[in-house]
This is a predicted structure of a 77-nucleotide RNA (transfer RNA) from a Nannocystaceae bacterium. Its mean pLDDT, the model's own confidence on a scale to 100, is 81. The RNAcentral record of the sequence draws on ENA.

């Protein structure tokens, strides 16, 4: 400097060819259960999907550009 991946709830992730209302488990927090605690049972709250744009009726999915991380390679010595 160039290729390429990967950014979604606090944490690890799905999200199929763009199309119903953004979701799972673990955490959280209320109850229940228990002398108490973990377990387990039910309920419930946390997100505009890394950031701007742009294409479409329609984007977490595609295009472009910018960021952060991770890999490979080139340059320098």
């Nucleotide at each position: 400097c160039g290729g390429c991946g990967c950014g979604u709830a606090g944490c690890u992730c799905a999200g199929u060819u763009g199309g119903u209302u953004a979701g799972a488990g673990c955490a959280c927090u209320g109850c229940c259960c228990u002398g108490a605690u973990a377990a387990g049972g039910c309920a419930g709250g946390g997100g505009u999907c890394g950031g701007a744009g742009g294409u479409u009726c329609a984007a977490g999915u595609c295009c472009u550009c910018c960021u952060g991380c991770g890999c490979c390679g080139a340059c320098c010595a």
The organism belongs to Nannocystaceae, within Bacteria.